[in-house]
RNA sequence: GGGGGUGUAGCUCAGUUGGCAGAGCAUCGGUUUUGCAAGCCGAGGGUCAGCGGUUCGAAUCCGCUCACCUCCA
Numbered sequence: 001g002g003g004g005g006u007g008u009a010g011c012u013c014a015g016u017u018g019g020c021a022g023a024g025c026a027u028c029g030g031u032u033u034u035g036c037a038a039g040c041c042g043a044g045g046g047u048c049a050g051c052g053g054u055u056c057g058a059a060u061c062c063g064c065u066c067a068c069c070u071c072c073a
């Protein structure tokens, strides 16, 4: 330098045909216990890597850029 892949909550990851952004763990509150843990109930937490385009509508499609992984040279 070129090809391919990945980027979504603090962490690990889903997200179907473009149509309300989610799960587990973690955090916080409640419940329970003599107390702790576990369990149960609930809550907070999001620039869907960034910018632009297409569309009535984009995490999803297209272009460019950035970061990481991998292959070729």
Base pairs, nucleotide, nucleotide: 001072002071003070004069005068006067007066010025011024012023013022019056027043028042029041030040031039049065050064051063052062053061